The part of an RNA shown here (large-subunit ribosomal RNA, domain I) has 500 nucleotides and comes from Bacteroides sp. It matches the Rfam family "Bacterial large subunit ribosomal RNA". The literature on the family includes a 2002 paper in BMC Bioinformatics by Cannone et al., "The comparative RNA web (CRW) site: an online database of comparative sequence and structure information for ribosomal, intron, and other RNAs". Taxonomically the source falls in Bacteroides (Bacteria, Pseudomonadati, Bacteroidales, Bacteroidaceae). Model confidence (mean pLDDT): 86 of 100.

[in-house]
Context: one part of a larger RNA
RNA sequence: GGCGCACAGUGGAUGCCUAGGCACUAGAAGGCGAAGAAGGACGCAACUAACGGCGAAACGCUACGGGUAGCAGUAAGUAAGCAAUGAUCCGUAGAUAUCCGAAUGAGGCAACUCACCAUGAAGAAGACAUGGUAUACCGAAAGGUAGGCAAGACCCAGCGAAUUGAAAUAUCUUAGUAGCUGGAGGAAAAGAAAGCAAAAGCGAUUUUCUCAGUAGCGACGAGCGAAAGGGAAGGAACCCAAAUUCACGGCAUAUGAAAUUUUUGAUAAAUGAACCACUCUGGGAAGGUGGACCGAAGAAGGUGAAAGUCCUGUAAUUGAAAUCAAGAAUGGAAUUAGUGAGAAAGAGUACGGCGAGACACGAGAAAUCUUGUCGGAAGAAGCGAGGACCAUCUCGUAAGGUUAAAUACUAGCUAGUGACCGAUAGCGAACCAGUACCGUGAGGGAAAGGUGAAAAGAACCCCGGGAGGGGAGUGAAAGAGAACCUGAAACUGUGUGCUU
Numbered sequence: 001g002g003c004g005c006a007c008a009g010u011g012g013a014u015g016c017c018u019a020g021g022c023a024c025u026a027g028a029a030g031g032c033g034a035a036g037a038a039g040g041a042c043g044c045a046a047c048u049a050a051c052g053g054c055g056a057a058a059c060g061c062u063a064c065g066g067g068u069a070g071c072a073g074u075a076a077g078u079a080a081g082c083a084a085u086g087a088u089c090c091g092u093a094g095a096u097a098u099c100c101g102a103a104u105g106a107g108g109c110a111a112c113u114c115a116c117c118a119u120g121a122a123g124a125a126g127a128c129a130u131g132g133u134a135u136a137c138c139g140a141a142a143g144g145u146a147g148g149c150a151a152g153a154c155c156c157a158g159c160g161a162a163u164u165g166a167a168a169u170a171u172c173u174u175a176g177u178a179g180c181u182g183g184a185g186g187a188a189a190a191g192a193a194a195g196c197a198a199a200a201g202c203g204a205u206u207u208u209c210u211c212a213g214u215a216g217c218g219a220c221g222a223g224c225g226a227a228a229g230g231g232a233a234g235g236a237a238c239c240c241a242a243a244u245u246c247a248c249g250g251c252a253u254a255u256g257a258a259a260u261u262u263u264u265g266a267u268a269a270a271u272g273a274a275c276c277a278c279u280c281u282g283g284g285a286a287g288g289u290g291g292a293c294c295g296a297a298g299a300a301g302g303u304g305a306a307a308g309u310c311c312u313g314u315a316a317u318u319g320a321a322a323u324c325a326a327g328a329a330u331g332g333a334a335u336u337a338g339u340g341a342g343a344a345a346g347a348g349u350a351c352g353g354c355g356a357g358a359c360a361c362g363a364g365a366a367a368u369c370u371u372g373u374c375g376g377a378a379g380a381a382g383c384g385a386g387g388a389c390c391a392u393c394u395c396g397u398a399a400g401g402u403u404a405a406a407u408a409c410u411a412g413c414u415a416g417u418g419a420c421c422g423a424u425a426g427c428g429a430a431c432c433a434g435u436a437c438c439g440u441g442a443g444g445g446a447a448a449g450g451u452g453a454a455a456a457g458a459a460c461c462c463c464g465g466g467a468g469g470g471g472a473g474u475g476a477a478a479g480a481g482a483a484c485c486u487g488a489a490a491c492u493g494u495g496u497g498c499u500u
Stems, first nucleotide, its partner, number of pairs: 001499009015485001016450002020421002022418006029410002031149002039100003042055003046078002050074002052059001061094006070082002105114003115133006135146004154185001155183005165172001169219001195202002206233005216224002237402003240346001245341004259330009269318003275291004280287001292309002294298001300312003351375008361387001382397005437444002457484001460471004
């Protein structure tokens, strides 16, 4: 030196755990904002740096409910205090709410600077205190409305790619997708036939299963891809314009605010059954043994191991001063209006030419829908459609408007579920994480969990400057000692066997 073995060190795998995630289900909610939002800056405590809470009335103020013995946030400690005259805590409603921010008196390098007007409790003058002073639109004025944010969601509209596929590529595809912009709501959009159909009929819209990868479209390539009909969910219909005359008061239809009463629910809560023993084991009993009990409660969590009967709870029942939601009844502010006959029935429109776009449909035999441009009707004996076009027939009544439900989504709230993860996993983030750190910036973006049942966190002594260690003590265990559960391997030592 090599190969072993033993004992250590180092290291942090593995096992176990979960405080956090992930994916869903049900319910409720679906907004906040000039009465100043979302988001921040700066402050507020006796000691207070941070997080959380709060706002110069600043770890809090008021009222009303709940609740009961302690409170004094995380967070130990000391001090000074509060509390059965009910604190802390929980809920409801209020008060206060600096500065920035749409930010709105003017300016500005956000959290700052500087004005003007009125008032005066201020004042010689500066100063001080309180309130006001933006823009656009509407309005005679008084005054009103808007602006910004979010959930990277869902919806409608305007503009609108490319990578890609076609094994190249141009039509085509990707795709009306991504992206940008505008607008709205709890949903949005659509919607009461100028519709489908076919000799039989249906009767607004929406969503879904099917029809069907069919009919079709397509450098007939790649690919794109219906509808009617049938089943289901849901179901609801109305109003203007025009016409404007007569009759009737029969029939049909119909809006209902505030307020009051009442019911239900939400936002705190309350009651809430039933087990003991031991010369068992153990540090510890919920385990074992023995004998019981409750159950509308054997969900779950905790308790020194594994508890229906120890604790919190659970089933069931009960409950609100205050605020909110929904339903019903009363109410009647305010608005609108009937039926029949007759009459009327949306014009630069329908339609056509040219050019485009949308329709599953790429100009095609190309209907249908929209319209940039040029033309341009009819008047219900009319007009449109039934996939060129014409006739017959059938269906409908354009050029005005409103409309719940079934459908889409989930930032946040409540309750729950999982052949989901278990710290290199699961969110980037279980931990003071969008932090530290990197970047001029847009932006990128970590690592990091576990003593013990309980700190009982090691008084005292010894070595040492300390760090660290040895005793002592605690503990079931300290080879659980805070660099703390378990503690693999690589790696490093010490001793030893064999071998060179």